Notes: This is a predicted structure of a 73-nucleotide RNA (transfer RNA) from a Minisyncoccota bacterium. Its mean pLDDT, the model's own confidence on a scale to 100, is 80. The RNAcentral record of the sequence draws on ENA. It matches the Rfam family "tRNA". By type it is a transfer RNA.
C1' cells in the first nucleotide's frame, strides 16, 4: 500500500430498517444476616467510533475518515 473483519453501558457481548436500545458481570440503594463481598429486590449508567448520504423512519443500508485485528505485498 491492497483486501477482509471488528467498533453498542465501566468490562464481555446480543440486537442487521420502525418497540422506551438489551443481557451477563460490575456499580448504588434497600431487604436479609451475629457480621458479610453470599442470597433477594429495585435503581442508575448509552451523542450505538466520527462526519456525510439514502429513507416517512438508520445502532442497522451506502460513502469517506479514525482506531484495533488478520491476510497478502
Nucleotide at each position: 500500500g491492497u483486501g477482509c473483519c471488528u467498533g453498542u453501558a465501566g468490562c464481555u457481548c446480543a440486537g442487521g430498517g420502525g418497540a422506551u436500545a438489551g443481557a451477563g458481570c460490575g456499580g448504588u440503594u434497600g431487604c436479609u444476616u451475629g457480621c458479610g463481598g453470599a442470597g433477594c429486590a429495585a435503581c442508575a449508567g448509552g451523542u450505538c467510533g466520527c462526519a456525510g448520504g439514502u429513507u416517512c423512519a438508520a445502532a442497522u443500508c451506502c460513502u469517506g475518515c479514525c482506531a484495533g485485528g488478520c491476510a497478502c505485498a